The RNA shown here (transfer RNA) has 72 nucleotides and comes from a bacterium. The sequence is in RNAcentral, with records from ENA. Its Rfam family is "tRNA". Its family is annotated with triplet codon-amino acid adaptor activity in the Gene Ontology. By type it is a transfer RNA.
RNA sequence: GGGGAUGUAGCUCAGGGGAAGAGCGUCUGCUUUGCACGCAGAAGGCCGGGGGUUCAAAUCCCCCCAUCUCCA
Repeated sequence: GGGGAUGUAGCUCAGGGGAAGAGCGUCUGCUUUGCACGCAGAAGGCCGGGGGUUCAAAUCCCCCCAUCUCCA
C1' cells in the first nucleotide's frame, strides 16, 4: 500500500427496510431470622462517526475511524 471480517444495553450476542431484543449483570418488591436460590417488576441503547438512496435506514450505497486478519 491492497483485500476481508467485526463495531448494537455494563458484558456476551441476536436482529439484514416498517424502527431495538435475549442471556448474564444492576436496582426495587415478594419470599427468609438473615444471606443465597427462586418469583414479579423496573432502569439502562439517538445501533462507531459523517454523507447519500428511500415515504421510511441499525439494516442498502460511499467515505472515514477503531480492532482483528490475509497478501505484498